[in-house]
Model confidence (mean pLDDT): 82 of 100. Predicted 3D model of a 1385-nucleotide RNA (small-subunit ribosomal RNA) from a metagenome. The sequence is in RNAcentral, with records from SILVA. It matches the Rfam family "Bacterial small subunit ribosomal RNA". Gene Ontology terms of the family: ribosome and structural constituent of ribosome.
RNA sequence: GGGGGCAACCCUGGCGACGAGUGGCGGACGGGUGAGGAAUGCUUGGGAAUCUGCCUGUUAGUGGGGGACAACCCGGGGAAACUCGGGCUAAUACCGCAUACGCUCUACGGAGGAAAGCGGGGGACCGUAAGGCCUCGCGCUAACAGAUGAGCCCAAGUCGGAUUAGCUAGUUGGUGGGGUAAAGGCCUACCAAGGCUACGAUCCGCAGCUGGUCUGAGAGGACGAUCAGCCACACUGGGACUGAGACACGGCCCAGACUCCUACGGGAGGCAGCAGUGGGGAAUAUUGGACAAUGGGGGCAACCCUGAUCCAGCAAUGCCGCGUGUGUGAAGAAGGCCUGCGGGUUGUAAAGCACUUUUGGCAGGGAUGAAAAGCACUGGGGUAAUACCUCAGUGUGUUGACCUAACCUGCAGAAGAAGCACCGGCUAACUCUGUGCCAGCAGCCGCGGUAAUACAGAGGGUGCGAGCGUUAAUCGGAAUUACUGGGCGUAAAGGGCGCGUAGGCCGUCGAGUAAGUCGGAUGUGAAAUCCCCGGGCUUAACCUGGGAAUUGCAUUCGAUACUGCUUGGCUAGAGUGUGGAAGAGGGAAGCGGAAUUUCCGGUGUAGCGGUGAAAUGCGUAGAUAUCGGAAGGAACACCAGUGGCGAAGGCGGCUUCCUGGUCCAACACUGACGCUGAGGCGCGAAAGCGUGGGGAGCAAACAGGAUUAGAUACCCUGGUAGUCCACGCUGUAAACGAUGAGAACUAGAUGUUGGGGGGUAUAACCCCUCAGUGUCGCAGCUAACGCGUUAAGUUCUCCGCCUGGGGAGUGCGGCCGCAAGGUUGAAACUCAAAGGAAUUGACGGGGACCCGCACAAGCGGUGGAGCAUGUGGUUUAAUUCGAUGCAACGCGAAGAACCUUACCUGGUCUUGACAUCCUCGGAACUUGUCAGAGAUGACUUGGUGCCUUCGGGAACCGAGAGACAGGUGCUGCAUGGCUGUCGUCAGCUCGUGUCGUGAGAUGUUGGGUUAAGUCCCGCAACGAGCGCAACCCCUGUUCAUAGUUGCCAUCAUUUAGUUGGGCACUCUAUGGAGACUGCCGGUGAUAAACCGGAGGAAGGUGGGGAUACGUCAAGUCAUCAUGGCCCUUAUGACCAGGGCUACACACGUGCUACAAUGGCCGGUACAAAGGGUUGCCAACCCGCGAGGGGGAGCUAAUCCCAGAAAGCCGGUCGUAGUCCGGAUCGGAGUCUGCAACUCGACUCCGUGAAGUCGGAAUCGCUAGUAAUCGCGAAUCAGCCAUGUCGCGGUGAAUACGUUCCCGGGUCUUGUACACACCGCCCGUCACACCAUGGAAGUUGAUUGCACCAGAAGUAGGUAGCCUAACCGCAAGGGGGGCGCUUACC
Repeated sequence: GGGGGCAACCCUGGCGACGAGUGGCGGACGGGUGAGGAAUGCUUGGGAAUCUGCCUGUUAGUGGGGGACAACCCGGGGAAACUCGGGCUAAUACCGCAUACGCUCUACGGAGGAAAGCGGGGGACCGUAAGGCCUCGCGCUAACAGAUGAGCCCAAGUCGGAUUAGCUAGUUGGUGGGGUAAAGGCCUACCAAGGCUACGAUCCGCAGCUGGUCUGAGAGGACGAUCAGCCACACUGGGACUGAGACACGGCCCAGACUCCUACGGGAGGCAGCAGUGGGGAAUAUUGGACAAUGGGGGCAACCCUGAUCCAGCAAUGCCGCGUGUGUGAAGAAGGCCUGCGGGUUGUAAAGCACUUUUGGCAGGGAUGAAAAGCACUGGGGUAAUACCUCAGUGUGUUGACCUAACCUGCAGAAGAAGCACCGGCUAACUCUGUGCCAGCAGCCGCGGUAAUACAGAGGGUGCGAGCGUUAAUCGGAAUUACUGGGCGUAAAGGGCGCGUAGGCCGUCGAGUAAGUCGGAUGUGAAAUCCCCGGGCUUAACCUGGGAAUUGCAUUCGAUACUGCUUGGCUAGAGUGUGGAAGAGGGAAGCGGAAUUUCCGGUGUAGCGGUGAAAUGCGUAGAUAUCGGAAGGAACACCAGUGGCGAAGGCGGCUUCCUGGUCCAACACUGACGCUGAGGCGCGAAAGCGUGGGGAGCAAACAGGAUUAGAUACCCUGGUAGUCCACGCUGUAAACGAUGAGAACUAGAUGUUGGGGGGUAUAACCCCUCAGUGUCGCAGCUAACGCGUUAAGUUCUCCGCCUGGGGAGUGCGGCCGCAAGGUUGAAACUCAAAGGAAUUGACGGGGACCCGCACAAGCGGUGGAGCAUGUGGUUUAAUUCGAUGCAACGCGAAGAACCUUACCUGGUCUUGACAUCCUCGGAACUUGUCAGAGAUGACUUGGUGCCUUCGGGAACCGAGAGACAGGUGCUGCAUGGCUGUCGUCAGCUCGUGUCGUGAGAUGUUGGGUUAAGUCCCGCAACGAGCGCAACCCCUGUUCAUAGUUGCCAUCAUUUAGUUGGGCACUCUAUGGAGACUGCCGGUGAUAAACCGGAGGAAGGUGGGGAUACGUCAAGUCAUCAUGGCCCUUAUGACCAGGGCUACACACGUGCUACAAUGGCCGGUACAAAGGGUUGCCAACCCGCGAGGGGGAGCUAAUCCCAGAAAGCCGGUCGUAGUCCGGAUCGGAGUCUGCAACUCGACUCCGUGAAGUCGGAAUCGCUAGUAAUCGCGAAUCAGCCAUGUCGCGGUGAAUACGUUCCCGGGUCUUGUACACACCGCCCGUCACACCAUGGAAGUUGAUUGCACCAGAAGUAGGUAGCCUAACCGCAAGGGGGGCGCUUACC
């Protein structure tokens, strides 16, 4: 909309939404990943025998038929997935027939082979209608051509390993056949025996390739994310189907592993798509939006699909841009940190004041990315057409995921917005605190053990900044794999030497060619990236246009110098011939003498031999020695020489034979014939091995004797392999000139070997030249040493070799060998060095020279005894502390009974015993009593001072508060100062110059000389400084001056220099002189100097004192000073007592002795230097004495200490533990002192120990010294003083000399040492750890060969079964399918 019906409702057609099926196209694109793969890959450039849907162009056609099968319906099976049977049906699904220019095949006659329709519109004509017919669009078929895409082939390039050297049977080629889209062993049959490989085959390991990215000046090196091209893969393996295209990521089949479902019969799956999950991991995002844009697929179109894509989200992952404010602001605030306490710094920083508002917040506005398609109109074209389609224009009109976006405006307000690393050097940036080789740091060197710019924190600073630092990785620096651009004598590195293959390189003059080489052109070298010039986002990052570049490859045209190739010449390289020459060149045979040994014989007797010294051994069975004879083996004295020969290893008596190489001279000939040489082949010392000989001497192993702690060694006595010969093996050496071979060039001088030439005074001469072999040396080279025509110089060619040390020339594997072993030759792990050459030191059981009481020659000691003293040890409440080889130990200590005193015990004090400041009070001070061990406490007596501007002040005392005092507490390894020592040794340095890359050297070494770096000479050195010496002091001689307290010759006087007198002498103390190798002789270089002499008091520094640059982290915090740390009613201060004085022991330094050169007794002589008023103390008296009394003198050349002693004279003792020695002990005393118990000295009486000269070892001293004898002083009340420091008296011996011990100096040499020989360093073992092995075995991966089985699938065959189209009248046939089977797998 139509019909029926009143209507509900029913039937039918259309439209819309969804779903199933048939059919078409697409799922071979897009997206992901990099397992595999070293070539079926990739890159660049070529090639011919191919296919290509959709797209474009051209030509021709699109006629006429047929049979099915899904869906659907019915039925069945199964849990499911799914499936079976029956029935119906359409098509652009399927199949014949017709037609066939071009197409395919062909025997050239011919034969074969297609298709499909659908939609829009319409005038005439035909038709009942549908429609025919016409036309447009989309399709379909055949063919040709294009474009695009794909397949195939070739060349070149494309990682490591040779401890992978041979690989290959469809392998290489041919013929026939098959197969494919297409060439081809792609496949098959037959034939031939090929093919690849040292320019790296095969094998093993690793790996997607490229444009490009990072780095680098480049050449290179490393990488291959994002983007782009190619390849490969899609759970693992195999297979085909469909298709234009696949052997197919989101298709199929099979096998396997895994996961899931199951009714246990059977099924399902494949995120290396986008998100997301789990796991792993140091680590990597959202289960987002949209097809709006770009692109893809389908469709006529609208439109649909699209985790491609475009956007958003997460991550500072990267690149870029912006902000977190700007200006002003000094009281330089507070706080922090530091501090030299003044300040500095944080720091204009903050606060404060004035401004701005990016960004963020809020509010408002607001593009671009969108042009199409569609629709309407106009015009053009096709057409019969104003339909339709198409093109152009105009108009209209829809579409935005991002997007609450970009951008713009307004508002308020400095408002919301800074960290990280570092600060020792490299490397920009510094202090404090804490810690104390701990905790920790560290890229390398290295920090940390009490003052850490290095750890940790803080303050400050430096760098970068929304980031900063770490870790991992790549390149660079790294010329440290060296193409650009390295080396090999000694640092790593020349093959042991030759012959020679491949290879590399190659004289001279022409011609040709044009491969290399050079130039032009053309094609290509994708785009992106990089670079340059522009453009677009506010800028930039980013995006974008153009150019350049892409250094390459291919084709073509040209050039021809050089290289190559072909060809023709030449003679300078190389070689041959002729004539000479030297030689330990090689091989073989023969001969010779000396010597050793053995044997035989003679003479002869007790040893020989051997060593540092011995012994083993030999010898009376006759050695050694000596004479004669014999045997045997090995080696060849003199000649003999950085002389000769050889490739190297190597070669040495003489003769003969065989033989290689070299050199010289002059000519002739060949005509580049050459050089090097991976592999290969040969030679190759000694030792060693095999077989057979030989064996005198020597001699591994072995034996014995010595040496020694031991001595499997050095030494000795023996002695076997071996050494010798023949044949065979081994194949290495510091096989060295640590120096490969060949060629050319580049100053010389000098020696020597072989040859030739010339000159000549004929010689033992000179010159030239070639070939060897040495030394020196120029240029040059070298890290230096050194090399230097025999290069390590300057060049060329070829070979070998090196790339930190150790592991290691080892393991494994290969090859060689009889073995021993050789050759080739790693890694794990480990270290930050290993190494070369030279420098300065130090050291040496290296050298040369020199010095020293260093040795030697002497004298006297120590070590033994007793005692003194110091130390260790031990002890103790404490025995305070320090000093520790020389260079601690009679040291600090020139004086421990208290004190000292630092220690211990006990008792006390706390602004303190001592200093400064403040306040208050008081003079200070002093007498006495009591308690107590005392410190101290309680009380008590006297006393009012000095200055004054009258305010007060100064000193002193007491009390109080706090700043502070105090510490002999630690650190001498935080320090100053001082000191010891090497060492009174002669050294240590500098400036300038010169040499050297430099460290450094020279000077400063050398020849002489000295005590001396003292001086002289020489010299690339010239000068200078600190040291030496001198200046200074004492002493020795003398002079001048001065004479008291000194002295006394002369004159007086006297007991007495006592006095007068004197100052000559002595002496004193001031100043001079003197000694300088000055003089003479000799030596020497004529020098310096040395030796001798003269003179002189003194003679060669006359004797003695004060020590360079430095070394020893030497000593001292306990002299003092001082940083830091520590204690603060105690580690400070006071007091009493004790201790420092202990005592099984050990050591150092001393004293006294052991006796007769002495002890004792008596007599008697001579010093110097000191000290003395809180002192020295005389005379005189007392005492045996210490001492007491006494009081003179003396502030000292006046007085005193104060008698010196040894000595000399005389006596005694008579070798004895004494008439030696004096310890110890008993008793009695003296003195000092508050006090002698611990713990003083001295005196007297008595006692009378050890000790009779000292083991090993060790010390001092060279002349007024040693030895010996006394005297004094400091400290000090006294004294443990025998110590120390001084003084004088008496007064020796010895030094040949520098071999040795010790120490030192100079030069030189070696060095693996440099905290320097007290160094460095090797191996085993023990423990721990790291790495790698072995081990009965067990298991996996990869691979070769041989063999068995074989799914799916494809191809072939086909007896069975099934079967629509075509042929046939039918039977049946053709064709197809299933099944079976064969082959491959």